A computed fold for a 95-nucleotide RNA from Seohaeicola zhoushanensis, annotated as TPP riboswitch aptamer (THI element). NCBI's taxonomy places the organism under Bacteria, Pseudomonadati, Alphaproteobacteria, Roseobacteraceae, Seohaeicola.

[in-house]
RNA sequence: GCGCCGUGACAGGGGCGUCCGCGCUUGCGGGCUGAGAAGCACCCUUUGAACCUGAACCAGAUCAUGCUGGCGGAGGAAGUCGCGGAAGAUUGCCC
Numbered sequence: 001g002c003g004c005c006g007u008g009a010c011a012g013g014g015g016c017g018u019c020c021g022c023g024c025u026u027g028c029g030g031g032c033u034g035a036g037a038a039g040c041a042c043c044c045u046u047u048g049a050a051c052c053u054g055a056a057c058c059a060g061a062u063c064a065u066g067c068u069g070g071c072g073g074a075g076g077a078a079g080u081c082g083c084g085g086a087a088g089a090u091u092g093c094c095c
Base pairs, nucleotide, nucleotide: 001093002092004085005084006083007082008081009080010079011045012044013043014042016039017032018031019030020029021028022027051076052075053074057070058069059068060067
């Protein structure tokens, strides 16, 4: 000096389904859930249920669908720096 609270910058991670109509290849319009269903958007970044895997899983509901619950705090998953404030007791780390 850092940790705690707030905030900013830069950087990084992630998903985009289902049903109906038209077109019938890309697409357009509408219904459903959602923060977001390709948006100059939204969400999340270790204090990590953003998201992925298991999973073409199980149960329920629905016109249908990760729609709801279970699975499940299971296994994975993307960060650094600055500024302000607080505290300055302990522990730890760095100089």
Model confidence (mean pLDDT): 77 of 100. It was read from a public genome assembly, where an Rfam model found it.